[in-house]
Record summary
The RNA shown here (transfer RNA) has 73 nucleotides and comes from a Candidatus Aenigmatarchaeota archaeon. It matches the Rfam family "tRNA". It is annotated as a transfer RNA. The RNAcentral record of the sequence draws on ENA.

RNA sequence: GCGCCAAUAGUCUAGUCUGGUAGGACAUGACCUUCCCAAGGUUAAGGCACGGGUUCAAAUCCCGUUUGGCGCA
Numbered sequence: 001g002c003g004c005c006a007a008u009a010g011u012c013u014a015g016u017c018u019g020g021u022a023g024g025a026c027a028u029g030a031c032c033u034u035c036c037c038a039a040g041g042u043u044a045a046g047g048c049a050c051g052g053g054u055u056c057a058a059a060u061c062c063c064g065u066u067u068g069g070c071g072c073a
Stems, first nucleotide, its partner, number of pairs: 001072007010026004020056001028044005049065005
């Protein structure tokens, strides 16, 4: 230098193929329960790496960039 893959909440991860309400687990806050703790129950907050394009609508499609990984030279 070229090609391929990956990036979603504090952590792990589904969804991308086939565009249509961003979901789950753990963790965290509040409340219930308990003499207290743990466990359990209810509930809340928090997320699509960045920029642009297409579209009524983009995590998803297209282009570029960043970071990481693999391969070739």